């Protein structure tokens, strides 16, 4: 320098156009003599950035940034 994959909650990850979810973590409650485990409820997101297409974009297209891998 060229090519590819990835970027979504604190962490690990789903989500192929119609107001974004799970597990773990966190908060409250239940329960226990107490702790852990367990049960119930809840909070938490400018979906990496900018632009475009579309009635509508996390999703499609273009550019940029970052991470990882390959080639030279």
């Nucleotide at each position: 320098g060229c090519c590819g994959u990835c970027u979504u909650a604190g962490c690990u990850c789903a989500g192929u156009g119609g107001u974004a979810g799970a597990g773990c973590a966190c908060u409250u409650c239940c329960a226990u003599g107490g702790u852990a485990a367990g049960g119930a409820a809840g909070g938490g997101g400018u979906c990496c950035c900018g632009g475009g297409u579309c009635c509508a974009a996390u999703c499609c297209c273009c550019g940029g940034a970052g991470a990882c891998g390959g080639c030279u």
A computed fold for a 72-nucleotide RNA from an uncultured Candidatus Berkelbacteria bacterium, annotated as transfer RNA.
It matches the Rfam family "tRNA". Rfam links the family to the GO term triplet codon-amino acid adaptor activity. By type it is a transfer RNA.
The prediction has a mean pLDDT of 82.
It was read from a public genome assembly.